Context: one part of a larger RNA
RNA sequence: CGCAAGGAAGUUUGAUGGGAGUUGUCCUUAGUACGAGAGGACCAGGACAAACGAACCUCUGGUGUUCCAGCUGUCCUGCCAAGGGCAAGGGCUGGGUAGUCAUGUUCGGAAGAGAUAAGCGCUGAAGGCAUAUAAGCGCCAAGCUCGCCCAAAGAAUAGACUUCCCGUUCGUGGCAACACGGACAUAGACACCCGGAAGACUACCGGGUCAAUAGGUCCUAAGUGUAAGAUCCGUCAAGGAUUUAAGCUUAAAGGAUACUAAUUGUCGAUCGG
Numbered sequence: 001c002g003c004a005a006g007g008a009a010g011u012u013u014g015a016u017g018g019g020a021g022u023u024g025u026c027c028u029u030a031g032u033a034c035g036a037g038a039g040g041a042c043c044a045g046g047a048c049a050a051a052c053g054a055a056c057c058u059c060u061g062g063u064g065u066u067c068c069a070g071c072u073g074u075c076c077u078g079c080c081a082a083g084g085g086c087a088a089g090g091g092c093u094g095g096g097u098a099g100u101c102a103u104g105u106u107c108g109g110a111a112g113a114g115a116u117a118a119g120c121g122c123u124g125a126a127g128g129c130a131u132a133u134a135a136g137c138g139c140c141a142a143g144c145u146c147g148c149c150c151a152a153a154g155a156a157u158a159g160a161c162u163u164c165c166c167g168u169u170c171g172u173g174g175c176a177a178c179a180c181g182g183a184c185a186u187a188g189a190c191a192c193c194c195g196g197a198a199g200a201c202u203a204c205c206g207g208g209u210c211a212a213u214a215g216g217u218c219c220u221a222a223g224u225g226u227a228a229g230a231u232c233c234g235u236c237a238a239g240g241a242u243u244u245a246a247g248c249u250u251a252a253a254g255g256a257u258a259c260u261a262a263u264u265g266u267c268g269a270u271c272g273g
Stems, first nucleotide, its partner, number of pairs: 001154001006165007016151004022050007034039001052108005060102004067095005072087006112146003119139004166272001167184007188267004192208005213261003216257005222249003229243005
């Protein structure tokens, strides 16, 4: 820009394209049929597993650059105590929320239908027989078309459905219907802003005071593991006990709460050949 017959929002149909499509072992049938025996089924039903794939984070774990604790050296905060900086861009060590990931969890391949291949048939002439074929009618594959999952109307034959909006006023002309022009509105859209389990950008999604969108604060969950100070015990020590399941943190979790920031602007049709 189109999708021709006003403008919007949402939900869809599916032409077409893509994905998937796997295999093994064991059990029952049955030690049956078969076979002298040795051995040992078809058909049918069931269980488990491998690899592969998708999604997810409840569980098991990895990571988690600073959430907590411990430790050494050195410098600093005057000293003790308590802390901070640095130790090749985490100094080292032990843990760890969210997120992310797999080695973790769940699920998948199917069933079924249609038309067929090789193959197997029915009826049946040419050709009094025979013949699955010439007319006609069946069965049959991990394969084909559907079925399952994903994208999909620029599918230019450009589809369908539902809902929303089209108001007020001024001027000119006209008897009037109405016509033309202007202004402000309307469904809604965009920009801008606050953000996001969305993301390279864009797009997408949520929110913008009639507000919980993000931050802050509070609560909860969670992590670490019992802070500092004080008192006591201990040899005026190292250290230990109590206060104390403390203290710190929240990092990315779940809630609550307008304290902070979401200011504001632009476009937008004549009931429609």
Record summary:
Large-subunit ribosomal RNA, domain VI from Candidatus Velamenicoccus archaeovorus, 273 nucleotides, folded computationally. Its Rfam family is "Bacterial large subunit ribosomal RNA". NCBI's taxonomy places the organism under Bacteria, Pseudomonadati, Candidatus Omnitrophota, Candidatus Velamenicoccus. The coordinates come from a structure-prediction model, not an experiment, and the mean pLDDT is 82.